A computed fold for a 103-nucleotide RNA from a Planctomycetota bacterium, annotated as Glycine riboswitch aptamer.

RNA sequence: AUGACGGUUGUGGGAGAGCUCUAAGGGGUAAAUCCCAGCGGACACCGAAGGGGCAAGUGGCAACGGCCGCGAAACUCUCAGGUACCAGUACCACAAACCCGAC
Numbered sequence: 001a002u003g004a005c006g007g008u009u010g011u012g013g014g015a016g017a018g019c020u021c022u023a024a025g026g027g028g029u030a031a032a033u034c035c036c037a038g039c040g041g042a043c044a045c046c047g048a049a050g051g052g053g054c055a056a057g058u059g060g061c062a063a064c065g066g067c068c069g070c071g072a073a074a075c076u077c078u079c080a081g082g083u084a085c086c087a088g089u090a091c092c093a094c095a096a097a098c099c100c101g102a103c
Stems, first nucleotide, its partner, number of pairs: 006099003009095005018043001020042003026036003044083003050079001051077003057070005
C1' cells in the first nucleotide's frame, strides 16, 4: 500500500581557483615576424563530481594500561576532477512520471 524511506529523470538556484608560460600540427590572410584556437609539457592554485583519511564513541584480544576492528562531515588529502565564457558540480527547492517496497 490512495505507496513511507530511498533511487532515476526534469526545472530553478548553486561557490572556489592562472583568460599563466611554452607549444606539435593546423586555420585565416596576397603574404607574414600578423591574427585564431591549441595535442603535449612546465610551474602555480581550487575543492562542492567521485575517491582516500581520521574524532567522540564502540566491539574484541589482552592485562603491558597496549594491540586490532567498526566509526561522520561541507573537516582533511588532493589520486581523480577543476582554474575567463560555456558546460559541470556537493547541496537546496519544486515537479510529474517511472523504479523499489515499509518505515
Its Rfam family is "Glycine riboswitch aptamer". Rfam describes the family as follows. This family represents the bacterial glycine riboswitch. Glycine riboswitches usually consist of two metabolite-binding aptamers domains with similar structures in tandem. Its family is annotated with glycine biosynthetic process in the Gene Ontology. Its mean pLDDT, the model's own confidence on a scale to 100, is 78.